RNA sequence: CAGGCUGGUUGGGCAAUCGCGGUUCUGCUUGCAGGAUCGAGGAAAGUCCGCACUCCACAGAGCGCGACGUCGGAUAACAUCCGGGGCGGGGCAACCUGCCGGAACAGGGCCACAGAAACAAACAGCCAUCCCUCGGGGUGGUGAUGGUGAAAAGGUGGUGUAAGAGACCACCGGCGUUUGCAGUAAUGCAGGCGGCCAGGUAACCCCCGUCGGGAGCAAGGCAAAGCAGGGACAAGAGAUGGCUCGUCUCAUUUGAGUCCCGGGUAUGCUGCAACGAGCGGCGCGGUGACGUGACGCCCAGAGAGAUGAUUGCACAGAUGGCGCAAGUCAUCGGACAGAAUGCGGCUUAUAAACCAGCCUGAGAC
Numbered sequence: 001c002a003g004g005c006u007g008g009u010u011g012g013g014c015a016a017u018c019g020c021g022g023u024u025c026u027g028c029u030u031g032c033a034g035g036a037u038c039g040a041g042g043a044a045a046g047u048c049c050g051c052a053c054u055c056c057a058c059a060g061a062g063c064g065c066g067a068c069g070u071c072g073g074a075u076a077a078c079a080u081c082c083g084g085g086g087c088g089g090g091g092c093a094a095c096c097u098g099c100c101g102g103a104a105c106a107g108g109g110c111c112a113c114a115g116a117a118a119c120a121a122a123c124a125g126c127c128a129u130c131c132c133u134c135g136g137g138g139u140g141g142u143g144a145u146g147g148u149g150a151a152a153a154g155g156u157g158g159u160g161u162a163a164g165a166g167a168c169c170a171c172c173g174g175c176g177u178u179u180g181c182a183g184u185a186a187u188g189c190a191g192g193c194g195g196c197c198a199g200g201u202a203a204c205c206c207c208c209g210u211c212g213g214g215a216g217c218a219a220g221g222c223a224a225a226g227c228a229g230g231g232a233c234a235a236g237a238g239a240u241g242g243c244u245c246g247u248c249u250c251a252u253u254u255g256a257g258u259c260c261c262g263g264g265u266a267u268g269c270u271g272c273a274a275c276g277a278g279c280g281g282c283g284c285g286g287u288g289a290c291g292u293g294a295c296g297c298c299c300a301g302a303g304a305g306a307u308g309a310u311u312g313c314a315c316a317g318a319u320g321g322c323g324c325a326a327g328u329c330a331u332c333g334g335a336c337a338g339a340a341u342g343c344g345g346c347u348u349a350u351a352a353a354c355c356a357g358c359c360u361g362a363g364a365c
Base pairs, nucleotide, nucleotide: 001361002360003359004358005357006356007355008354009353010352013313014312015311016310017309018308020039021038022037023036024035025034026033027032028031041336045347046346048345049344050343051342052341053216054215055214056213060245061244062243063242065212066211067210068209069208070084071083072082073081074080085100086099087098088097089096090095101207102206107205108204109201110200111199123146124145125142126141127140128139129138130137131136154172155171156170157169158168159167173197174196175194176193177192178191179190180189181188182187220270221269222268223267229261230260231259232258233257236250237249238248239247278297279296280295282293283292284291285290315334317332318331319330320329321328322327
């Protein structure tokens, strides 16, 4: 200097004029005027998770249903995040990325087609033997070699055999078990024993462990206004997905409740913004997620939905001309995109600018 990888910050700036909403102050008089101050994101998007909060009497127990599933941590919690372990994949590398309880330790199902055979078998071939027209055929053995397939009895070297084969042996690999060491742990390393060497699949049913009431701001609360009731069923009914138990409430003909037909209302305020699992930098602890201490700050609250428009200047950048270059002139020009109770995440979209670290290549000192 070039190319790449990872993490982070910003995501338009300044000025003027006019306009909109909240809070507050002043003046005048009951609604105006003026001043001050604040006013849409890193994702506000998706609505995929978790929660705060609200209501359902308690949200009690069980079944069922659902979610998660390696080890240890963080967190209010989580399917999130951080750091490890094991089995993989891509890249020269930095780095990126998939999976993770159980298949002998309960049981069952499936592995199409091809192939002889997919829990176990014999097509070709090899060996022995018999027959024969010498092309071949029968019987028995075999599973090393070949073929099929995603997958077909672990590898090397031997012994052995009629020919072969973990049939047997040595070493290696895998698996099981056990001892020691290291580690919080998952696991790793080393040693002993065992021929155990016949698989895969649980985003197949299932088993095991842990967790889980339901509904949601159109949740709820208050006030005002308005109306018109009628019918059927009914002895038990209701209590926010289903069933059972418990408990509670109401009712048992003066009829709870359920269903059907019909009428009225859908207005205002609140929930709703000043306190928050809040934000900022600094110190300390920690590999890290994060925690903690002191200090500083208060940063939208609309309600059919405010937070805007115009002009100018400068700036990041692009294109073209001139110029050796520095530069200069002209034109263009800033993406993805708008809060609606709020917060922690995940996912998706994204022009441009900047910072830090790391990898590779070339060159120079």
Molecule: Bacterial RNase P class A
Organism: Anaerolineales bacterium